[in-house]
Context: one part of a larger RNA
RNA sequence: CGCUGAAACCUGAGGAGGCUGGUUCCUAGUACGAGAGGAUCGGAACCAACGAACCUCUGGUUUACCAGUUGUCCUGCCAAGGGCAUUGCUGGGUAGCCACGUUCGGCACGGAUAAACGCUGAAAGCAUCUAAGCGUGAAGCCGUCUCCAAGAUAAGGUUUCUUAGACCCCUGGGAGAUUACCAGGUUGAUAGGCUCUAAGUGUAAGACCAGUAAUGGUUUGAGCUGAGGAGUCCUAAUCGGUCGAUU
Numbered sequence: 001c002g003c004u005g006a007a008a009c010c011u012g013a014g015g016a017g018g019c020u021g022g023u024u025c026c027u028a029g030u031a032c033g034a035g036a037g038g039a040u041c042g043g044a045a046c047c048a049a050c051g052a053a054c055c056u057c058u059g060g061u062u063u064a065c066c067a068g069u070u071g072u073c074c075u076g077c078c079a080a081g082g083g084c085a086u087u088g089c090u091g092g093g094u095a096g097c098c099a100c101g102u103u104c105g106g107c108a109c110g111g112a113u114a115a116a117c118g119c120u121g122a123a124a125g126c127a128u129c130u131a132a133g134c135g136u137g138a139a140g141c142c143g144u145c146u147c148c149a150a151g152a153u154a155a156g157g158u159u160u161c162u163u164a165g166a167c168c169c170c171u172g173g174g175a176g177a178u179u180a181c182c183a184g185g186u187u188g189a190u191a192g193g194c195u196c197u198a199a200g201u202g203u204a205a206g207a208c209c210a211g212u213a214a215u216g217g218u219u220u221g222a223g224c225u226g227a228g229g230a231g232u233c234c235u236a237a238u239c240g241g242u243c244g245a246u247u
Base pairs, nucleotide, nucleotide: 001151005161006160007159008158009157010156014148015147016146017145020048021047022046023045024044025043026042032037050105051104052103053102054101058099059098060097061096065092066091067090068089069088070085071084072083073082074081075080109143110142111141116136117135118134119133165243166242167241168240169185170184171183172182173181190236191235192234193232194231195230196229197228199225200224201223206219207218208217209216210215
């Protein structure tokens, strides 16, 4: 831009993907075989690799966070803190993102067939699966399963609406380079703040007590944090503008 208004939900022409392998057990130490050995068919369990989704568990990361600690500089000094040194180093670690983690997948079934095996059956009084005709038959083919899909220009369908609807702008994230998408814009919980909290760290500072002191104890599972979960209009989503078919 088209599909001759808009919103929501569909159909599926067509396309893409998937289709895997192994071990053990039962059938059965059966059929077969002198024995040694040892099945077809059918059934069950488990596993591998591969794939998808997810983060409850396990394990990583976690330059948000908490604590410990070395050197040095600074806040006049003590104490308490801050800066720098790879995040200074070390020990932990939520959300998120991950795999080494968890869950799930390949099934089953139908149709037409290949090799092959058949039925009926002449040419050719017989025979013959084939010449007419009719069957069985594979991980393969076409469906069935998953995903995309009406620019499928033959541009489809259904329902609803008719100043409808959409956009600009703004608050944002489960989305994301931008865009798009999604959640919202006061008739509001969209983000921040505040309050509470799952959770993390691990008993803050100050004070008091014991000790000459280092240090220990009590206040105290404290203080700090809290990307997660709630609540609350305190702050910001103001006011507004543009496009727009039918009638």
Overview:
Large-subunit ribosomal RNA, domain VI from a Patescibacteria group bacterium, 247 nucleotides, folded computationally. Its mean pLDDT, the model's own confidence on a scale to 100, is 88. The RNAcentral record of the full RNA draws on ENA.